[in-house]
Context: one part of a larger RNA
Molecule: small-subunit ribosomal RNA, 5' domain
Organism: uncultured Clostridia bacterium
RNA sequence: GGACGAACGCUGGCGGUAUGCUUAAGACAUGCAAGUCGAACGAGCGAUGAUUUAGCUUGCUAGAUCAAAGCGAGUGGCGGACGGGUGAGUAACGCGUGAGCAACCUGCCUCUUUCAUCGGGAUACCAAUUGGAAACGAUUGCUAAUACCGAAUAUGACCACAGUAUCGCAUGAUACAGGGGUGAAAGGGUUUACUGGAAAGAGAUGGGCUCGCGUCUGAUUAGCUUGUUGGUGGGGUAACGGCCUACCAAGGCGACGAUCAGUAGCCGACCUGAGAGGGUGACCGGCCACAUUGGGACUGAGACACGGCCCAGACUCCUACGGGAGGCAGCAGUGGGGAAUAUUGGGCAAUGGAGGAAACUCUGACCCAGCAAUGCCGCGUGAAUGAAGAAGGUCUUCGGAUUGUAAAGUUCUUUAGUCAGGGAAGAAUAAAAUGACGGUACCUGAAGAAUAAGCUCCGGCUAACUACGUGCCAGCAGCCGCGGUAAUACGUAGGGAGCAAGCGUUAUCC
Numbered sequence: 001g002g003a004c005g006a007a008c009g010c011u012g013g014c015g016g017u018a019u020g021c022u023u024a025a026g027a028c029a030u031g032c033a034a035g036u037c038g039a040a041c042g043a044g045c046g047a048u049g050a051u052u053u054a055g056c057u058u059g060c061u062a063g064a065u066c067a068a069a070g071c072g073a074g075u076g077g078c079g080g081a082c083g084g085g086u087g088a089g090u091a092a093c094g095c096g097u098g099a100g101c102a103a104c105c106u107g108c109c110u111c112u113u114u115c116a117u118c119g120g121g122a123u124a125c126c127a128a129u130u131g132g133a134a135a136c137g138a139u140u141g142c143u144a145a146u147a148c149c150g151a152a153u154a155u156g157a158c159c160a161c162a163g164u165a166u167c168g169c170a171u172g173a174u175a176c177a178g179g180g181g182u183g184a185a186a187g188g189g190u191u192u193a194c195u196g197g198a199a200a201g202a203g204a205u206g207g208g209c210u211c212g213c214g215u216c217u218g219a220u221u222a223g224c225u226u227g228u229u230g231g232u233g234g235g236g237u238a239a240c241g242g243c244c245u246a247c248c249a250a251g252g253c254g255a256c257g258a259u260c261a262g263u264a265g266c267c268g269a270c271c272u273g274a275g276a277g278g279g280u281g282a283c284c285g286g287c288c289a290c291a292u293u294g295g296g297a298c299u300g301a302g303a304c305a306c307g308g309c310c311c312a313g314a315c316u317c318c319u320a321c322g323g324g325a326g327g328c329a330g331c332a333g334u335g336g337g338g339a340a341u342a343u344u345g346g347g348c349a350a351u352g353g354a355g356g357a358a359a360c361u362c363u364g365a366c367c368c369a370g371c372a373a374u375g376c377c378g379c380g381u382g383a384a385u386g387a388a389g390a391a392g393g394u395c396u397u398c399g400g401a402u403u404g405u406a407a408a409g410u411u412c413u414u415u416a417g418u419c420a421g422g423g424a425a426g427a428a429u430a431a432a433a434u435g436a437c438g439g440u441a442c443c444u445g446a447a448g449a450a451u452a453a454g455c456u457c458c459g460g461c462u463a464a465c466u467a468c469g470u471g472c473c474a475g476c477a478g479c480c481g482c483g484g485u486a487a488u489a490c491g492u493a494g495g496g497a498g499c500a501a502g503c504g505u506u507a508u509c510c
Base pairs, nucleotide, nucleotide: 001510002509003508006506007505008504009503010502013379014378015377016376017375018374019372020371021337027334028333030332031331032330035078036077037076040075041074044071045070048067049066050065051064052063053062054061055060056059085290086289087288094215095214096213097212098211099210100209101208104207105206109203110202111201112200113199114198115197117151118150119149120148126141127140128139129138130137131136157182158181159180161178163176164175165174166173167172187195188194216262217261218260223253224252225251228250229249230248231247232246233245234244235243265287266286267285268284269280270279271278272277292313293312294311295310296309315326316325317324318323343369345368346367347366351365352363353362354361355360382412383411384410385409392403393402394401395400416451418446419445420444421443422442426437454499455498456497457496458495459480460479461478465494466493467492468491469490475482476481
């Protein structure tokens, strides 16, 4: 000198834009943050309309039947594995980079081929009875499905058998044909546009695994290891593998730093520097890990699952003492810690996501608004003229010098701010409708210099000096050092220098 997620002191006009718990991965009141589909299903409710019966006040009330928009607890489907948060753990194939899988999976999406035949038994909701303070149940009875199950049929699917050809990188791969065995399905819909179902193949996307190289400090850590290293059989997985297990062998790693200990999420990037390098890993993007602590599996294409389940621990809450409920490292917000970090706001209008045929619903993702000079950028606080060099202040050798064209005065201008009038784009479509922001940005007009300057420094480094007070005191200080009676170094004043809505100080990095 530059930088900063900064803080502190003094000061503070506006706009744009970005950023905002670095500490207690400490504890959390309250609200919201993941739902959706009636075009899968059977009940239920049902505006309204039609028919009909009864009462009569003659157009009302009540009942029954039919049609029916719509609502929606339950069964069922898809989604709750995305999106959002945090950085505790992790020195590791975690990450980065480059390869490999003849060892793998992939819902939704796209393309291709083929198929969708016949049956069955339940069950939730509901009703009845009943237990419990509650949370939540129990028994009996009834019913539906794109829920569940059986049979049929079936391919280049799977399993075992036995061939041919081609190829490769050991295990093998690909193509073609053989006869056995095993395994499918679901319908809905204003009936027709469509949409959904099953099998197989291909693609795309997303993931899984393996390897080369790179990835902090300590030797005042020198030896470490028994599923350990390898083999065989078996199991397990989507898949390879001590991944697991039984047996066998005795291996494997290490001064090219094993093991142990400490610290730490990694990267694109960011800061600095002429570069080499050094430092950092906030915001934004990619990957990883975690979700009160520890463990476990279930479901599923995908989880060992933040707002799912089970068990154990700690903590909090309810209780009729028998037993139950909870998890903000989602968005706000609370108290706590701290030098320190914001609103319990608006909207789904846009972009994106989930469900749905759609209308649409949901979305604290997101888009906006609010707070903070926290950073960066821009603008303003007026311009021109004005010598009697006014008054006042300060200094003085008492002549004057300086503040100083500065002020006053005169003539102008109106950015920002204020008031008034108009007023968007962002909105997609054939057309119409649809804007939280927002009557915002922007445009026009009006009045009036009006509403807007501070902070640090002035001994040298280092731009900028005098007076008074103090008297090794009070104090200053980044280094050298100032202060003991003439202090340009302390305090105040006048003047000056620098930066400016900021200026200084402190912490940290280069």